[in-house]
Context: one part of a larger RNA
RNA sequence: UGACGGGGGCCCGCACAAGCGGUGGAGUAUGUGGUUUAAUUCGAUGCAACGCGAAGAACCUUACCAGGGCUUGACAUGUCGCGAACCGAGGUGAAAGCCUCGGGUGCCUUCGGGAGCGCGAACACAGGUGGUGCAUGGCUGUCGUCAGCUCGUGUCGUGAGAUGUUGGGUUAAGUCCCGCAACGAGCGCAACCCUCGUCCUUAGUUGCCAGCCUUAAGCGGGGCACUCUAGGGAGACUGCCGGUGACAAACCGGAGGAAGGUGGGGACGACGUCAAGUCAGCAUGCCCCUUACGUCCUGGGCAACACACGUACUACAAUGGUCGGGACAGAGGGCAGCGAACUCGCGAGAGCCAGCGAAUCUCAGCAAACCCGGCCUCAGUUCAGAUAGCAGGCUGCAACUCGCCUGCUUGAAGGAGGAAUCGCUAGUAAUCGCCGGUCAGCAUACGGCGGUGAAUCCGUUCCCGGGCCUUGUACA
Numbered sequence: 001u002g003a004c005g006g007g008g009g010c011c012c013g014c015a016c017a018a019g020c021g022g023u024g025g026a027g028u029a030u031g032u033g034g035u036u037u038a039a040u041u042c043g044a045u046g047c048a049a050c051g052c053g054a055a056g057a058a059c060c061u062u063a064c065c066a067g068g069g070c071u072u073g074a075c076a077u078g079u080c081g082c083g084a085a086c087c088g089a090g091g092u093g094a095a096a097g098c099c100u101c102g103g104g105u106g107c108c109u110u111c112g113g114g115a116g117c118g119c120g121a122a123c124a125c126a127g128g129u130g131g132u133g134c135a136u137g138g139c140u141g142u143c144g145u146c147a148g149c150u151c152g153u154g155u156c157g158u159g160a161g162a163u164g165u166u167g168g169g170u171u172a173a174g175u176c177c178c179g180c181a182a183c184g185a186g187c188g189c190a191a192c193c194c195u196c197g198u199c200c201u202u203a204g205u206u207g208c209c210a211g212c213c214u215u216a217a218g219c220g221g222g223g224c225a226c227u228c229u230a231g232g233g234a235g236a237c238u239g240c241c242g243g244u245g246a247c248a249a250a251c252c253g254g255a256g257g258a259a260g261g262u263g264g265g266g267a268c269g270a271c272g273u274c275a276a277g278u279c280a281g282c283a284u285g286c287c288c289c290u291u292a293c294g295u296c297c298u299g300g301g302c303a304a305c306a307c308a309c310g311u312a313c314u315a316c317a318a319u320g321g322u323c324g325g326g327a328c329a330g331a332g333g334g335c336a337g338c339g340a341a342c343u344c345g346c347g348a349g350a351g352c353c354a355g356c357g358a359a360u361c362u363c364a365g366c367a368a369a370c371c372c373g374g375c376c377u378c379a380g381u382u383c384a385g386a387u388a389g390c391a392g393g394c395u396g397c398a399a400c401u402c403g404c405c406u407g408c409u410u411g412a413a414g415g416a417g418g419a420a421u422c423g424c425u426a427g428u429a430a431u432c433g434c435c436g437g438u439c440a441g442c443a444u445a446c447g448g449c450g451g452u453g454a455a456u457c458c459g460u461u462c463c464c465g466g467g468c469c470u471u472g473u474a475c476a
Base pairs, nucleotide, nucleotide: 001476002475003473004472005471007470008469009468010467011466012465013464015460016459019424020423021422022421023420026314027313028312029311030310031309032308033307034305035304042053043052064300065299066298067297068296069295070294073125077124078123079121080120081119082118083117086103087102088101089100090099091098092097107114108113127289128288130287131286132285136283137282138278139277140276141274143272148187149186150185151184152183153182154163155162156161167178168177169176193266194265195264196263198234199233200232201231202230203229204228207224212221213220237260240254241253242252243251244250316417320376321375322374323373324372325371326370332363333362334361337356338355342351343350344349383414388409389408390407391406392405393404394403430452431451432450433449434448435447436446
């Protein structure tokens, strides 16, 4: 100087408390451990691994296993020879591969040849998701959006170092004020950026009878006023008033205002810590394999199942279930695409074809919870839907291992979950549906979007994490 303390003081954070909903019990989905296996490829492992790399494992992917092949190789550059390229056929085979036959003659040319492509030969080399994240770059997680981390000069100290950065107030903040052997400065904080909330303005093939004509319908005429769309601008600064305070910074209350005291959300994460994570995204040193640790193919595996754990979904019902009727979003996607209407089918879906590269068409009547009415009356039930049988649909070369969906039947566990444990402070939790990426097909995951919309916060003693000052130390 740090680190640590079941030392002290001050102060924060859904840290506790207050409150609401969960997890832990059931079934299923998914990840992991374990076990099994020819293989169940590899990595991630307290917080910070475990719906994680996977924003899509039937083949492919694929890195694993079995078997069948190839070696200058699936891919790059260079040398030589032959042949245009290329197209077609036969045999064998699971395919890859191996063997063989036929057609075909292009472009440039100073005609020797050349470019391009293919085949062959030898070599230099290629190739490796083989090892090492304890050799690395890059990127990322975490402490932590925590308020800290430092430097120059000066001063003090033999020195390590100290001072500044401590102190008195204050703040979300090393935020600001005051004081002070310090005076300044940098990286952080804040602001500058995006978005939501108010208004103005510019612009109107979306919107509107607002006023007129018209229609089944903003459908047509007509108009941009309103809504909206998307460009520009205004607006908030403790600016104003009162009080408290050291006359300071600031705090409390108030006015005006769509909005206050960082307005809500996002992007943004200092010096560093964990030899944290990643050689399998990529790059890369070294080591290792080179008829193979490379490469091609068929099939299998990554989907195994006596178990254990994490994360979710669906429930256990009556603020519910079911049937009929009625209403209201936002944000997105679409040409190898989205696909209307119509017809067929109980349905998944099929047929046919209109429109749309999309504020014009479509996914999508876009919603669901919600509202109105009928039935169910507390029962393992008109709850719940696992499992299983049969019949179908779709994608795809192909759904046996191993896809999704539909109809009929079957109806399991489950009666609110022990010890323990998680999230959340407001348009949040809870609850309801919709969209997107990935994608041929496949979503209870992930990312986004809107609808309905709470309860509680006395307080900081205690648990966890953190900041500042101080104290002890046999630790560094």

The part of an RNA shown here (small-subunit ribosomal RNA, 3' major domain) has 476 nucleotides and comes from an uncultured cyanobacterium. RNAcentral holds the full RNA, with entries from ENA and Greengenes.